c-di-GMP-I riboswitch aptamer from Lachnotalea glycerini, 105 nucleotides, folded computationally. The organism belongs to Lachnotalea, within Bacteria.

RNA sequence: AGUAAUAGUAGGCAAACUUAUUGAAAAAUAAGGACGCAAAGCUUGAAGCCUGUUGAGAUAAUCUUUUUUCUAAAAAGAGGACUUUAUGGCGGUUCGGUUGCAAUC
Numbered sequence: 001a002g003u004a005a006u007a008g009u010a011g012g013c014a015a016a017c018u019u020a021u022u023g024a025a026a027a028a029u030a031a032g033g034a035c036g037c038a039a040a041g042c043u044u045g046a047a048g049c050c051u052g053u054u055g056a057g058a059u060a061a062u063c064u065u066u067u068u069u070c071u072a073a074a075a076a077g078a079g080g081a082c083u084u085u086a087u088g089g090c091g092g093u094u095c096g097g098u099u100g101c102a103a104u105c
Base pairs, nucleotide, nucleotide: 006103012037013036017032018031019030020029021028022027035092041098042097043096045095046094047093048090049089050088055084056083057082062078063077064076065075066074067073068072
């Protein structure tokens, strides 16, 4: 110097799941637990994906108010599902940046 290929000493990390906590949720943290990972170390710069507190749109049943030709009709407002929205999240989605171990060379 160091992954383009091979190997894996010493070791490292920890998916799903379970429990507890935080959170609107996605998810995160801790403990247990190992599916796997040569950066599955760190980092949200770019893209992608997840959620939807919030904002916007829309609105069934129903409710309220007003008017009228008053067993009702009309108008307005409230009111689900749904659509959209990041300021939230994912580094074990990809690329980038950055740091690091080691056999051979």
The sequence is in RNAcentral, with records from Rfam. Model confidence (mean pLDDT): 77 of 100.